[in-house]
A computed fold for a 348-nucleotide part of an RNA from uncultured Roseovarius sp., annotated as small-subunit ribosomal RNA, central domain. The prediction has a mean pLDDT of 89. It matches the Rfam family "Bacterial small subunit ribosomal RNA". NCBI's taxonomy places the organism under Bacteria, Pseudomonadota, Rhodobacterales, Roseobacteraceae, Roseovarius.

Context: one part of a larger RNA
RNA sequence: CUGGGCGUAAAGCGUGCGUAGGCGGAUCAGCAAGUUAGGGGUGAAAUCCCGGGGCUCAACCCCGGAACUGCCCUUAAAACUGUUGGUCUAGAGUUCGAGAGAGGUGAGUGGAAUUGUGAGUGUAGAGGUGAAAUUCGUAGAUAUUCACAGGAACAUCAGUGGCGAAGGCGGCUCACUGGCUCGAUACUGACGCUGAGGUACGAAAGUGUGGGGAGCAAACAGGAUUAGAUACCCUGGUAGUCCACACCGUAAACGAUGAAUGCCAGUCGUCGGGUUGCAUGCAAUUCGGUGACACACCUAACGGAUUAAGCAUUCCGCCUGGGGAGUACGGUCGCAAGAUUAAAACUC
Repeated sequence: CUGGGCGUAAAGCGUGCGUAGGCGGAUCAGCAAGUUAGGGGUGAAAUCCCGGGGCUCAACCCCGGAACUGCCCUUAAAACUGUUGGUCUAGAGUUCGAGAGAGGUGAGUGGAAUUGUGAGUGUAGAGGUGAAAUUCGUAGAUAUUCACAGGAACAUCAGUGGCGAAGGCGGCUCACUGGCUCGAUACUGACGCUGAGGUACGAAAGUGUGGGGAGCAAACAGGAUUAGAUACCCUGGUAGUCCACACCGUAAACGAUGAAUGCCAGUCGUCGGGUUGCAUGCAAUUCGGUGACACACCUAACGGAUUAAGCAUUCCGCCUGGGGAGUACGGUCGCAAGAUUAAAACUC
């Protein structure tokens, strides 16, 4: 390489959008590029293969055949692919009417709690731990009552509940805004799927500039513990956590499971719609999500099982013994931290 694979053994890009490319519904007619059949030309010789022959044999040599799986021309076929021109509606989309939702952005606003400040009551402790101490407190702490300030997060509701492509999203109100589901008729008429490059988004931490800073808290300081204790425990505490703008581009970014389509037993939950029965909350049914169990089937097993890891098709990504190493060098990107692409020697 061929092949075989990618939930857990190596292997699905963190996730979208989308260019080229690849692939693509039903039906009619034409063309004949692919395709198929016949014929012709060519495919040098040697070599290889087969059958003979010659050197005493063999290697070697000679003769004949086959072959040279290819290319070109021509005649024909038209099922399939392609292409051209029509037609269609089952894919896809549009329209109309309903509906659910922590989807996003901005602005405003609410209560509980922590902390601080002022004032009142009040007096000797408080705090903390396994036990203590550092710490706070007679300059009046802790506790308690009232008022004020400020920042951050939103208890209950809350749910294998919802929404989002993923990251993620949760007090309340308003404004703007994306997507989705159901039902109905009408319309467009394959307009689709995937997607190398590309581009956009992308938790936390981190970075730059300017704000903000209640609580928490890397670093740091002290107290303990201990043989030691650069830790676990305690008292403090700075970056940071928050906001605006700009970067970074990584995570066990996980369902460790790429996207799309079709087909293949069921049962029980739950969320959002519709229809019917029947009579006020149940039943039946249907579409779309989200779960549990379980058959066929699959799997090395565990397990998966209509939300597949089943049966198939299309397209992309990735893997190819362990270590060296996701490292070095080089390139690209970045303010930096670093990210990305990515070896070899050597060794088992």